Model confidence (mean pLDDT): 81 of 100.
The RNA shown here (transfer RNA) has 73 nucleotides and comes from Candidatus Microgenomatus auricola.
Lineage of the source: Bacteria > Bacteria candidate phyla > Candidatus Microgenomatota > Candidatus Microgenomatia (nom. nud.) > Candidatus Microgenomatus.
It matches the Rfam family "tRNA". Gene Ontology term of the family: triplet codon-amino acid adaptor activity.
RNA sequence: GCCGAUGUAGCUCAGUUGGUAGAGCAACGGUAUCGUAAACCGUAGGUCGUCGGUUCGAGACCGACCAUCGGCU
Numbered sequence: 001g002c003c004g005a006u007g008u009a010g011c012u013c014a015g016u017u018g019g020u021a022g023a024g025c026a027a028c029g030g031u032a033u034c035g036u037a038a039a040c041c042g043u044a045g046g047u048c049g050u051c052g053g054u055u056c057g058a059g060a061c062c063g064a065c066c067a068u069c070g071g072c073u
Base pairs, nucleotide, nucleotide: 001072002071003070004069005068006067007066010025011024012023013022019056027043028042029041030040031039049065050064051063052062053061
């Protein structure tokens, strides 16, 4: 230099053919216990890597760029 994959909550990851952004774990509060943990109930947490385009509508489609990983030279 070229090709490919990945980028969504603190972490690991879903998100179907474009139509309200979710789960588990972690965090916080509560129930319960003499107390702690487990358990159970609940709450909060996201400019979906960045910028632009298409569209009535984009996490998803298109383009450029950034980061990480892999391959080729």